[in-house]
Molecule: Bacterial RNase P class A
Organism: Dehalococcoidia bacterium
RNA sequence: CAAGAGGGCUGGACGGUCGCCCGCCGCAAGGCGGGAGGAAAGUCCGGACUCCAUCGGGCAGGGUGCUGGGUAACCCCCAGGCGUCGUGAGGCGACGGAAAGUGCCACAGAGACCACAUCGCCGAUGGUCCUUCUUUCGAGGAGGACACAGGCAAGGGUGAAACGGUGCGGUAAGAGCGCACCAGGCCCCGUGGUGACACGGGGUGCUGGAAAACCCCACCCGGAGCAAGGCCAAAUAGGGGGACGGCCCUUCGGUUCGCUGGAGGGCAACGGCGCCCACCGUGUCCCCGGGUAGGCUGCUUGACCCUUUCGGUAACGGAAGGGCUAGAGAGAUGACCGUCACUCCUGGCAUGCCAGGGGUACAGGAUCCGGCUUAUAGGCCCUCUUGGCUC
Numbered sequence: 001c002a003a004g005a006g007g008g009c010u011g012g013a014c015g016g017u018c019g020c021c022c023g024c025c026g027c028a029a030g031g032c033g034g035g036a037g038g039a040a041a042g043u044c045c046g047g048a049c050u051c052c053a054u055c056g057g058g059c060a061g062g063g064u065g066c067u068g069g070g071u072a073a074c075c076c077c078c079a080g081g082c083g084u085c086g087u088g089a090g091g092c093g094a095c096g097g098a099a100a101g102u103g104c105c106a107c108a109g110a111g112a113c114c115a116c117a118u119c120g121c122c123g124a125u126g127g128u129c130c131u132u133c134u135u136u137c138g139a140g141g142a143g144g145a146c147a148c149a150g151g152c153a154a155g156g157g158u159g160a161a162a163c164g165g166u167g168c169g170g171u172a173a174g175a176g177c178g179c180a181c182c183a184g185g186c187c188c189c190g191u192g193g194u195g196a197c198a199c200g201g202g203g204u205g206c207u208g209g210a211a212a213a214c215c216c217c218a219c220c221c222g223g224a225g226c227a228a229g230g231c232c233a234a235a236u237a238g239g240g241g242g243a244c245g246g247c248c249c250u251u252c253g254g255u256u257c258g259c260u261g262g263a264g265g266g267c268a269a270c271g272g273c274g275c276c277c278a279c280c281g282u283g284u285c286c287c288c289g290g291g292u293a294g295g296c297u298g299c300u301u302g303a304c305c306c307u308u309u310c311g312g313u314a315a316c317g318g319a320a321g322g323g324c325u326a327g328a329g330a331g332a333u334g335a336c337c338g339u340c341a342c343u344c345c346u347g348g349c350a351u352g353c354c355a356g357g358g359g360u361a362c363a364g365g366a367u368c369c370g371g372c373u374u375a376u377a378g379g380c381c382c383u384c385u386u387g388g389c390u391c
Stems, first nucleotide, its partner, number of pairs: 001387010012340007020035006037362001041373002044371005049225004061221005066080005081095001082093004096216002101214002104209002119155001120152003125149002127146008164182006183207002185204008229297004239288006246267009269282004304323008341360009
C1' cells in the first nucleotide's frame, strides 16, 4: 500500500418566532425547570410486579439438549471441547440417543438395510445331451457341451447414498470367508483434564443416512396479564329496607272470620302546567348496598446511571464516592426561518478556496427491567490476518 477478519463509538450544532406534555411558584397574566432511542420497533425468549383457591401431586401438553461458569432468570452471555468452512485473522453448528421399538429415504435403479439379481461371473454339486473306454449288458470310468435347477455379489450400470478401503490367500466363481495394513465404531485399561474431551495400549470383523419423523433419556415450565390490580363514586334504570298511601272489583294464599299479604284492573288523586278542558304519565318520600360513566392510584428510585478501585482469562461480582435522567392517557417532545458543520454535483479561479443547486439515515416511549432479532444516509477509532514494496 492492497485485500480482508473481529470489535467499539457517533449518528447533526447554535439562534429566532409560534406551539405541545409534566412539575414548582403565582389571585391571574405569566415565569422558571424538565421533556425519546440505539434500536423506543418486532412482541421472539426470560424475569420483576399484580390477581386468580397460601396455585400441592399426577396425567396430558410445551420447551431446552457438548462441558464448565455468569445471572433474578433465559431459546441470553463468557470461557473451553468437538465437528465443519477458510491460506489465515476468524466464521458457522437444535452439538443427547439410530445395537429399545415403529416408520421414512423422492427420482433413477434389479435392489435403499436380516436388501437385490438386470447385464455379468460360475455352473464345483444335481440334471440333460455328445464322444470314448470297460462290461457280468443292469451299468460304471474319463473327457466335453448346454446354461436347466442352482450358486455368487467381485466388475459394469443407477443414485445424494449400494453393507468400509487396498492387497494376498482362498474358491467352480466369489465374499471379512481367512490374514496383513489402513479409516471409523464399540468394550476394557492407563495417563492428562473439574468436565466435555484428548493421547496411548489391548480386545472385538462390529461398519448407510435421518430424531428440525414418532419415540426414548435427562432437566425445566400453573394460568392470565397494567385494558393486571386497588380506592372514591353521578344521572337513569333495576335490587333491599322503613314510613305513608281514598274507594271499589277480579284472582291467589293465610286467618283467631275481625281482617291481612302478593299480583292485576277501574275511579278518584297527583305530576307534566298558574287555572279549565283534552291528552300523556304515575303509588309518594326517606335510607342502604352493588355495578356503569367519570376521577384518583398502580406510575416511574431502579437487578438504575457515572467515576475510581479490588477479585476473576472473561461474562460478571464486591467496595467507596457522586448523580436523578419523560411519565402522556385518542396519547406531548412539533412547524417555519437563519447561520454553521459534513458530503455530492455543476461552473470559475488555479489545488484548496469562491458561487449556485441538492442531500444528512432508520425510526419514535406507554408498568418496568435483562436479552435476542430486524432497520439504519454518513462519519470516526482500535486490534488482528494474508500478500506486495521499501529501509